[in-house]
RNA sequence: CAAUUGAAGAGUUUGAUCCUGGCUCAGAUUGAACGCUGGCGGCAUGCUUAACACAUGCAAGUCGAACGGCAGCGCGGGGAGCUUGCUCCCUGGCGGCGAGUGGCGGACGGGUGAGUAACGCGUGGGAAUCUGCCCAGUAGCGGGGGACAACCCGAGGAAACUCGGGCUAAUACCGCAUACGCCCUACGGGGGAAAGCAGGGGAUCUUCGGACCUUGCGCUAUUAGAUGAGCCUGCGUCGGAUUAGCUUGUUGGUGAGGUAAUGGCUCACCAAGGCGACGAUCCGUAGCUGGUCUGAGAGGACGAUCAGCCACACUGGGACUGAGACACGGCCCAGACUCCUACGGGAGGCAGCAGUGAGGAAUAUUGCACAAUGGGCGAAAGCCUGAUGCAGCAAUACCGCGUGUGUGAAGAAGGCCUGCGGGUUGUAAAGCACUUUCAAUUGGGAAGAAAAGCGAAGAGUUAAUACCUCUUUGUCUUGACGUUACCUUUAGAAGAAGCACCGGCUAACUCCGUGCCAGCAGCCGCGGUAAUACGGAGGGUGCAAGCGUUAAUCGGAAUUACUGGGCGUAAAGCGUGCGUAGGCGGUUUAGUCAGUCAGAUGUGAAAGCCCUGGGCUCAACCUGGGAACUGCAUUUGAUACUGCUAAGCUAGAAUAUGGUAGAGGGAAGUGGAAUUCCGGGUGUAGCGGUGAAAUGCGUAGAUAUCCGGAGGAACACCAGUGGCGAAGGCGGCUUCCUGGACCAAUAUUGACGCUGAGGUACGAAAGCGUGGGUAGCAAACAGGAUUAGAUACCCUGGUAGUCCACGCCGUAAACGAUGUCAACUAGCCGUUGGGCUCAUUAUAAGGGUUUAGUGGCGCAGCUAACGCGAUAAGUUGACCGCCUGGGGAGUACGGUCGCAAGAUUAAAACUCAAAGGAAUUGACGGGGGCCCGCACAAGCGGUGGAGCAUGUGGUUUAAUUCGAUGCAACGCGAAGAACCUUACCGGGGCUUGACAUCUCUCUGAAAAGCCUGGAAACAGGUGGUCUCCGCCCUCGAGGUGGAGCAGAGGGACAGGUGGUGCAUGGCUGUCGUCAGCUCGUGCCGUGAGGUGUUGGGUUAAGUCCCGCAACGAGCGCAACCCUUGUCCUUAGUUGCCAUCAGGUAGAGCUGGGCACUCUAGGGAGACUGCCGGCGACAAGCCGGAGGAAGGUGGGGACGACGUCAAGUCCGCAUGCCCCUUAUGUCCCGGGCUACACACGUGCUACAAUGGUCGGUACAGCGGGUUGCCAAGCUGUGAAGUGGAGCUAAUCCCUGAAAGCCGGCCUCAGUUCGGAUUGGAGUCUGCAACUCGACUCCAUGAAGGCGGAAUCGCUAGUAAUCGCGGAUCAGCAACGCCGCGGUGAAUACGUUCCCGGGCCUUGUACACACCGCCUGUCACGCCAGCCGAGUCAGCUGUACCCGAAGUCGUUGGCCUAACCCCUGACUAAUAGGGGAGGGAGACGCCGAAGGUGUGGCCGGCAAGGGGGGCGAAGUCAUAACAAGGUAGCCGUACCGGAAGGUGCGGCUGGAUCACCUCCUUU
Repeated sequence: CAAUUGAAGAGUUUGAUCCUGGCUCAGAUUGAACGCUGGCGGCAUGCUUAACACAUGCAAGUCGAACGGCAGCGCGGGGAGCUUGCUCCCUGGCGGCGAGUGGCGGACGGGUGAGUAACGCGUGGGAAUCUGCCCAGUAGCGGGGGACAACCCGAGGAAACUCGGGCUAAUACCGCAUACGCCCUACGGGGGAAAGCAGGGGAUCUUCGGACCUUGCGCUAUUAGAUGAGCCUGCGUCGGAUUAGCUUGUUGGUGAGGUAAUGGCUCACCAAGGCGACGAUCCGUAGCUGGUCUGAGAGGACGAUCAGCCACACUGGGACUGAGACACGGCCCAGACUCCUACGGGAGGCAGCAGUGAGGAAUAUUGCACAAUGGGCGAAAGCCUGAUGCAGCAAUACCGCGUGUGUGAAGAAGGCCUGCGGGUUGUAAAGCACUUUCAAUUGGGAAGAAAAGCGAAGAGUUAAUACCUCUUUGUCUUGACGUUACCUUUAGAAGAAGCACCGGCUAACUCCGUGCCAGCAGCCGCGGUAAUACGGAGGGUGCAAGCGUUAAUCGGAAUUACUGGGCGUAAAGCGUGCGUAGGCGGUUUAGUCAGUCAGAUGUGAAAGCCCUGGGCUCAACCUGGGAACUGCAUUUGAUACUGCUAAGCUAGAAUAUGGUAGAGGGAAGUGGAAUUCCGGGUGUAGCGGUGAAAUGCGUAGAUAUCCGGAGGAACACCAGUGGCGAAGGCGGCUUCCUGGACCAAUAUUGACGCUGAGGUACGAAAGCGUGGGUAGCAAACAGGAUUAGAUACCCUGGUAGUCCACGCCGUAAACGAUGUCAACUAGCCGUUGGGCUCAUUAUAAGGGUUUAGUGGCGCAGCUAACGCGAUAAGUUGACCGCCUGGGGAGUACGGUCGCAAGAUUAAAACUCAAAGGAAUUGACGGGGGCCCGCACAAGCGGUGGAGCAUGUGGUUUAAUUCGAUGCAACGCGAAGAACCUUACCGGGGCUUGACAUCUCUCUGAAAAGCCUGGAAACAGGUGGUCUCCGCCCUCGAGGUGGAGCAGAGGGACAGGUGGUGCAUGGCUGUCGUCAGCUCGUGCCGUGAGGUGUUGGGUUAAGUCCCGCAACGAGCGCAACCCUUGUCCUUAGUUGCCAUCAGGUAGAGCUGGGCACUCUAGGGAGACUGCCGGCGACAAGCCGGAGGAAGGUGGGGACGACGUCAAGUCCGCAUGCCCCUUAUGUCCCGGGCUACACACGUGCUACAAUGGUCGGUACAGCGGGUUGCCAAGCUGUGAAGUGGAGCUAAUCCCUGAAAGCCGGCCUCAGUUCGGAUUGGAGUCUGCAACUCGACUCCAUGAAGGCGGAAUCGCUAGUAAUCGCGGAUCAGCAACGCCGCGGUGAAUACGUUCCCGGGCCUUGUACACACCGCCUGUCACGCCAGCCGAGUCAGCUGUACCCGAAGUCGUUGGCCUAACCCCUGACUAAUAGGGGAGGGAGACGCCGAAGGUGUGGCCGGCAAGGGGGGCGAAGUCAUAACAAGGUAGCCGUACCGGAAGGUGCGGCUGGAUCACCUCCUUU
């Protein structure tokens, strides 16, 4: 220096957020099990299941110093036989001892947890008890008697065993004597004991056994103690109320019996009690505790090992013996089971230790030893001891140790990955240098052992130097474990590492395989071809002789909340009052001290936990001391608070007096309006109803209208977030009866109060019963409509019902979704009922103030937010009710209530990982507001009908290659498929390849040309026979090396229009040229997020202005760019030609000129700049002037953040996969051009605004040398010929057409229309068969303006007319892209359709309405309910039978001791009787069993009803938006189903309008 050092969160509901709320995980733990793996030691632990059944062995014996004895063994003695050291026999003489009598112990120790919810256990008390052995004290142990075992004889039985006769001992048994104390008592008295044994011994005696004495042990009586046990009692001790009443010995008394003892423990009698909501009784479950696990704690769960108590011993019952038992290894009976049997009868009880079977996921050796500790017996030696000590088995738990250490980079090899450079495994290995724990081996070697015994000495006892006891000392031994621990020798890194995990939680990542398969998974979730999630590998992470999994407990979980939660909308306030028990209770004083607080004492076992020492090398473990044990009891104090007692007080509450308002309630009466019906009058054809209709009513006179009458129901206006009531609810007027509230001022009582489990009363609508009533309305029902259907919405009718009386029902969104009461806490504005007050003048009205209600806003505060906010959801107190994930289900079963409908109380199995609240951003709405667009409307022209062209689908095919598929595919990729293209098909070829780069070897050529075969590719032949440079050598050829080129062979590789556009880049479409999309900082919000970006105006526009917690900024808009429209300027050929000159048939043809046109460079111009009006003095809008052009002048290019996994791997690029004598490549032929059909886009038409013939006028954009091609000539023509010009403002294409002028046609299938077909040709091209275009002649189809539907277009537009170009040999082009000519009509307007933008609202949508989602039906699986019944279990009750046994009774029978009598003739150890005892019998009780009848619980079950889950089924569409009829609640009826309708209620209904209130001005 001590003993309370201790508290973590995460994943998962959503597009995102906050909250609520469940599920899941990380931790610790276990008597565990399973999987993989496994070196050593220590220390613990080890049938949790069948209290299931057990073979075998052992687990309780011991004492000869209690006794008679002596079977067996040994010794001694004796005898016999002989083989002379053996056998047999005899002998209790000795050591001892089987069996027996007797004593003590078998009630301990050991096992188990079935039963038990109990005085069983725990804790603390108590009085009416017993207690062997033990300790202490007192007093004794005298003298007799009769038996029975053993043994012998006999008998029965298979056996177990039994029976009869006879002998015998005792510490066995029984009298007698004695009685200090003891017991009983009527207080006189009475009653009751004992046993000896062993050792030793001097006298004395002796029948020689001994007596006697003494010591020790033992025995008897009794007292006290200790120990142990019994009994009583306060408190504590699981769940269920879907168990609410239980009890007759029951509760008490008196008496008796019984017990060790109290007591209904038992019995008789008497009384009628006793227990229970503070949970009796019943049912289920369970041994209890110290403690163990967990937890910060409070708690929660558990009750193995160890320790205390209890209970049990095959099941049930019973007693006996004994100090102690109703007895685990005792007895009797009954039952079940097993075994033996000669079938007559017997035996048994492992929940002792081992062990076996069975059960089970699962739990050990038929071991050693009594050496130690302890127990039994004994004087002791000793014996017994499966208690115990040890060993064996098991990683079952905890603890410790090891499997090496240092060095070592060429960062080896191998593996894996790779961006191919490398990285990683990895100092890891190898190598080098060391060490030797543990295991192995050699040798040594503690402690556990102290006793007892024997010898000696001393002390005690005694007459005693015996004996015995004690002390000291010597001696002799005693170890299961055990080849122990420990130490040591030797050798050598030698013998020793695995398991799980690696998507997040959660530490740890890559490759390959697989392809919603196989599989994983604790939760969320992974896997459908690039899986860090499956399987393998490499690598990594975490633990480590273990690691994971499973099961279980606590924790996290504040998720049952005492510590420490909630209830407006998330689950949760009873529909409302009154009130019992209970809980709580104003103020003052006094008393008391129960609660409360403090001290002390006793107790709270030990072990354990904690602290601190010690011992094993450490630790686990063991051990000493302490602390603690939060408790209970007793006692002493304190007295503030609470309680209690007493006395007061008036602030709570109540009462009295006087007023006030009111749809408060009940009863009776009464009034008018309206509907309907009836009667009558007038009157005529319709009425009624709807979105539109019809059913219906009406010529038999309706509807309409007037008069009269009848009857029922409801009470317009007033009327109001006005009033009253506890709530439900209450509305014409009058009267009667009656409850409550409020106000004012005083007075009285004196805490009389608050809440309120049960209880009780009231309680909308619907519904029920009985009897009335019935005008209107109206479930059901009928009809008519609507519809795909329409059991609905709409319409016409219509019955219960609605109304009244009486009686039930008892529920509603019975709502403020907000229990009642009380106190406190800013304001402001209404309104209702009172009081006071102000001023006026007397009302009314008004202001102020106060009180009781009832509303709106709002501070603080609270809330998840919404919101609440003195009428709290704020801050507190009191009491009650209720909640604990969603579904199953407010259901089943049971109970209660009800006539019924049903109400109330109220689960579980199973299933899901959510269900939910509030708010946010979107999206959506058959929600709202504002706005835009050829969106509609107004117009013009088309498409859809015909023929043809072209694309697509489909079909076909050897192939009809592929892609594109709503808008946003379909005259699209394709701006050119006869071959080629070409990707497809058939056939024929090639294999380093048709193409690229590199390399090795060989050769020196190859190619062109020609010939043969062939469809060609190609093959064969012929042909031809290298170039450059260096060296050698010779100088001629040649040899050699290198380079280039070419060929052949080989290797790397090429190649792929093969797959994946859902792996990608790039590019593109689309919303959409729509006006939007965002950011920084600030501010607001817990947050998602908001603000800015909303608002008022305005614009084509988030364009601009103003305002504003915003201020700024970015991407978009606009502008800058191109083009076109006007003018100026510069320049003037190839363009132009006004003027001048020349010139022609004509002509810018020529000179000349550059004025104009034009060309192409530069500039100007347009900005709401100016004026007026409107607007807010703004932005801007309208009109006007000027101007070529006016409000972005026209057109183009330009496409925000993003959406559609939109399109494209077949343009290109590209990851991965796939093919490699083929999915590559070459070639020929075919196909992409097919054709019953369907669709899209176009062309030409159907004609007279036309066709045709003739004449005639005017463009622009463009293109051209493998090209455009003039003039001329030929041909009807396509074209041919021809050859000039042009590399182009020069030449050519190139004659534009519609138009204009004139002729003919005259409404017809035509002089419209041109398809189709025949014939003849032209051109391109190797080649027009499949399969080109064009020309001429002939032919002359459909078609007469087009159904539903649908497209384009707002001005130089539509419409119409022609021209050019790309691609291209040619062309299927009527396509596409451009160009110019002629040139309209209409827009009132935004209700509607479509698309879009902004604001707002609702939402159960978020894959976002092509959303979500409900119910029936069908199929499969699952659990539970009902169920005719059937089978078990538990239990109540009535009765029958009744074993063993205790107790009681008992004529007769049997009976040694004691008593009495006889004393006897044969036996005298006799006979008879009594007491006592016994068997038997009877009686009470009584287990098991049986019969009947109930209750509870469970198994199985035909069938029935619903529920849950399941893949993409069927029918509908109920709900979410105003969900297309607002929804929902209760109730009733109806319907395939969701559901519909009636009645009443709610807002948790959208929208529009109105009223009231509030806020601001």
Molecule: small-subunit ribosomal RNA
Organism: Gammaproteobacteria bacterium